The prediction has a mean pLDDT of 82.
A computed fold for a 73-nucleotide RNA from a Chloroflexota bacterium, annotated as transfer RNA.
Rfam family: tRNA. Rfam classes the family as a transfer RNA. Gene Ontology term of the family: triplet codon-amino acid adaptor activity.
The RNAcentral record of the sequence draws on ENA.
NCBI's taxonomy places the organism under Bacteria, Bacillati, Chloroflexota.
RNA sequence: GGGCUGUUGGCUCAGUGGUUAGAGCACUCGGUUCACAUCCGAGGGGUCCCCAGUUCGAAUCUGGGACAGCCCA
Numbered sequence: 001g002g003g004c005u006g007u008u009g010g011c012u013c014a015g016u017g018g019u020u021a022g023a024g025c026a027c028u029c030g031g032u033u034c035a036c037a038u039c040c041g042a043g044g045g046g047u048c049c050c051c052a053g054u055u056c057g058a059a060u061c062u063g064g065g066a067c068a069g070c071c072c073a
């Protein structure tokens, strides 16, 4: 220098262009217990890496950029 893959709550990850973006774990509160753990119920937390474009409508499609990993030179 070139190519490919990835970037979504604190963590690990889902998510066909169309209702307000989801799960597990974690966290908070309540119940249960003498107490802790487990278990049960409820709740908070994201403007989907950034900037533009296409579209009635973009986490999703297109272009550029950033970062990470792998491959080639």
Base pairs, nucleotide, nucleotide: 001072002071003070004069005068006067007066010025011024012023013022018056027043028042029041030040031039049065050064051063052062053061